[in-house]
RNA sequence: GUCCGAGUAGCUCAGUUGGUCAGAGCAGGCGCCUUGUAAGCGUCAGGUCGUCGGUUCGACUUCGACCUCGGGCU
Numbered sequence: 001g002u003c004c005g006a007g008u009a010g011c012u013c014a015g016u017u018g019g020u021c022a023g024a025g026c027a028g029g030c031g032c033c034u035u036g037u038a039a040g041c042g043u044c045a046g047g048u049c050g051u052c053g054g055u056u057c058g059a060c061u062u063c064g065a066c067c068u069c070g071g072g073c074u
Stems, first nucleotide, its partner, number of pairs: 001073007010026004019057001028044005050066005
C1' cells in the first nucleotide's frame, strides 16, 4: 500500500428481509433474607449503537469516507 474482520452499558456479548421500547449476563446503587457477612431473591440506574455525511417517510441495520483494534498478502 491493498484485502478481510471487529467497534452496541464500566466489562463480555446478543440484536438486521430497515419500523412499533435498544437487550442479556457480570459489575454498580437500594431493598428483602441472615445474629452478621457471603450466597440467594427483588428492584433501580446506566447507551448520543466508533466519527462524519448520503439514501429513505423512517437507519444499530443500507451506501461512502475517515478513526481505532486484530489478521492475510505484498